Context: one part of a larger RNA
RNA sequence: UGUUUGGGUCUCUGACGAGAAGGUUCCCACAGUACGAGAGGAACGGGGAAUCGGCGCCUCUAGUCCAUCAGUUGUCCGGCAGGGCAUCGCUGAGCAGCCACGCGCUACGGGAUAAGGGCUGAAAGCAUCUAAGCCCGAAACCCCCUCGAAAAAGAGAGACCUUCAAGGACAUUCGUAGAAGACGAGCUCGAUAGAGCCGGGGUGUACGCGGAAAGCCUUCGGGCGAUCCGUUCAGCCCGCGGCCACUAACGUCCGCAGCUACGUUAACUGG
Numbered sequence: 001u002g003u004u005u006g007g008g009u010c011u012c013u014g015a016c017g018a019g020a021a022g023g024u025u026c027c028c029a030c031a032g033u034a035c036g037a038g039a040g041g042a043a044c045g046g047g048g049a050a051u052c053g054g055c056g057c058c059u060c061u062a063g064u065c066c067a068u069c070a071g072u073u074g075u076c077c078g079g080c081a082g083g084g085c086a087u088c089g090c091u092g093a094g095c096a097g098c099c100a101c102g103c104g105c106u107a108c109g110g111g112a113u114a115a116g117g118g119c120u121g122a123a124a125g126c127a128u129c130u131a132a133g134c135c136c137g138a139a140a141c142c143c144c145c146u147c148g149a150a151a152a153a154g155a156g157a158g159a160c161c162u163u164c165a166a167g168g169a170c171a172u173u174c175g176u177a178g179a180a181g182a183c184g185a186g187c188u189c190g191a192u193a194g195a196g197c198c199g200g201g202g203u204g205u206a207c208g209c210g211g212a213a214a215g216c217c218u219u220c221g222g223g224c225g226a227u228c229c230g231u232u233c234a235g236c237c238c239g240c241g242g243c244c245a246c247u248a249a250c251g252u253c254c255g256c257a258g259c260u261a262c263g264u265u266a267a268c269u270g271g
Stems, first nucleotide, its partner, number of pairs: 006162007016148004022052007035040001053106005061100001063098002068093005073086005095239001109143003116136004167254004172186004192248003196243004200238004208231005215224003
């Protein structure tokens, strides 16, 4: 853009397309049964695991975690405090997220058949699965199952809304979404994001102050001092949850029929 022959919202159908969504092994039991003189020794149907593959997830376990917190080396900012740079400087820990080494799921059945097994049965008075006809029969094929799908031109169906509309878009706050579009949640009739508070979580006890302190110096009055203790389950931080309109979601446009006015005269019609 088309279809829908006014415009729109939502819910479906499913032609067609995609998939391998499953594969294998073991154990229990059937059963020491059927069978077999014995020795030996099944199967159908049923139950449970393992492993490979597939799909999904992050509660647990593990990895990562250039958000974050702490320790520490060199150097620079005159000293302290607080920082910059050095592979994230190095090291320890690490929530969310992402993930596997972690967790969950991963049937049955039907149809038509292959090789093959048969029934009935003539040609050929018999026989014969085949010539007519019929019944079975495989992880393969088609369904069943999952996903996409009305541009399927035979262009589908239903419900509802709608005449200064219904509805939609831009802008804007965002994320369960994302390369851009798209998709989804909001836009004051509001918890969409931020701030704040509370909860939860990470790190591991901040700065300052007070006390202790091996020892060093001393003019003998005292001064300096790694480190430790208290204040302090502190301080710092949070992509999580809740509460709360404090901040920002202000605004703009498109959109049908009929009528009227204006503009245009390429085509068509009439004079």
Model confidence (mean pLDDT): 82 of 100. This is a predicted structure of a 271-nucleotide part of an RNA (large-subunit ribosomal RNA, domain VI) from a Thermoplasmata archaeon. It was read from a public genome assembly. Its Rfam family is "Archaeal large subunit ribosomal RNA". Its Rfam clan is "LSU clan".